[in-house]
RNA sequence: CUCUUAUCGAGAGCGGCUGAGGGAACGGCCCGAUGAAGCCCGGCAACCGGCCCGAAGGGUGCGGUGCCAAUCCCGGCGGGUAACCGCAGGAUGAGAG
Numbered sequence: 001c002u003c004u005u006a007u008c009g010a011g012a013g014c015g016g017c018u019g020a021g022g023g024a025a026c027g028g029c030c031c032g033a034u035g036a037a038g039c040c041c042g043g044c045a046a047c048c049g050g051c052c053c054g055a056a057g058g059g060u061g062c063g064g065u066g067c068c069a070a071u072c073c074c075g076g077c078g079g080g081u082a083a084c085c086g087c088a089g090g091a092u093g094a095g096a097g
Stems, first nucleotide, its partner, number of pairs: 001097008013041001015040003021031003026075003042068003047064003050060004072089001077086003
């Protein structure tokens, strides 16, 4: 990087350093010197492995990730009066190449 697959309406600091950007791209609309992104600390969760109980399943949070504004912030393409549903795209885990 490509493919397959599961999930994506919950949750997560009034900390330190830094100093202007960030929310995937696009269009919106938002967040940001009352401090963005990044790093450290802290936390949430339980996808995979481990350990424990066990029939199913559950627990733990040790390890590997991941995540910590807004439904994946909303929208686009299709169906539908609409609510909504589906597809595409994206993110994360696991497996394979």

This is a predicted structure of a 97-nucleotide RNA (SAM riboswitch aptamer (S box leader)) from a Bacillota bacterium.
It was read from a public genome assembly, where an Rfam model found it.
The coordinates come from a structure-prediction model, not an experiment, and the mean pLDDT is 88.